[in-house]
RNA sequence: GCAUCAAGAGAAGGGCGCAUGCCCUCGCCAACCUGCUCACCCGGGCAAGGUGGUUUCCCGUAAGGGGAUGCGGCCACGGUCGGCAACGAAACGGGU
Repeated sequence: GCAUCAAGAGAAGGGCGCAUGCCCUCGCCAACCUGCUCACCCGGGCAAGGUGGUUUCCCGUAAGGGGAUGCGGCCACGGUCGGCAACGAAACGGGU
C1' cells in the first nucleotide's frame, strides 16, 4: 500500500499467569498466499503446503477513527543466481 473483518467452526485435554489472557496437542472452520484442478487466462472447485480463526473486533447517530488477519514455507548464498516439498482430495464452465 491492497484485500477482508458476512458466514462458518471445541463451554476438548494440558501448561503458564493475579487476570480479561497467552502457549502446546488433538479436532473443527475458512480459499488470504502457494500448490493442484485441460497448455495459458478468468470463474468455480480441492483444506495438500503456509498463515489465520474456533462465538462471531472496538469507539462513533453518521462521516470517520482505531484494531486484527492475509499478501506462502523450508534449504543454500555476502548478494544475485539457485534448490526442495505440497494429498490416496477435487468439477468443471467460459475464453485464447